[in-house]
Molecule: transfer RNA
Organism: Reticulibacter mediterranei
This record gives sequence, C1' cells and structure tokens, in this order.
RNA sequence: GAUGGUAUAGCUCAAGCGGUAGAGCAGCAAUUUCAUAUGUUGCGGGUUGCAGGUUCAAGUCCUGCUACCAUCA
Repeated sequence: GAUGGUAUAGCUCAAGCGGUAGAGCAGCAAUUUCAUAUGUUGCGGGUUGCAGGUUCAAGUCCUGCUACCAUCA
C1' cells in the first nucleotide's frame, strides 16, 4: 500500500428481511446474618467509534474517516 473483518452499558456479548436498545458479570439498595460471605428481590447505568446520506422510521442499508485484528504485497 491492497483486501476482508470488528467497533453497542464499567467488562464479555446479543438484537430474522429497518419498526419500543437487551442479557450475563460487575456496581448500588433491600432482605438474610452477631458480622462478613453466599442466596433472594429490586434499582441505576447507552449520542450503538466519528461525520454525512437514504427512509415515515437506521444498531441494522449506502458513503467517507478513525482505531484495532487478519491475510496479501
């Protein structure tokens, strides 16, 4: 330099053919205990990498850019 892939919650990852963004872990609170841990219940947490385009509607489709990974040169 060329091609392909990935980017979504603090972390690991989901989200048929575009139609209300979710789970587990972690965090916080309650309960349980003399206390801690475990268990149980509940709560909070998101500009879906950035900038545009298409659409009534975009995490999803299109374009450019950035970061990382792989292959080739």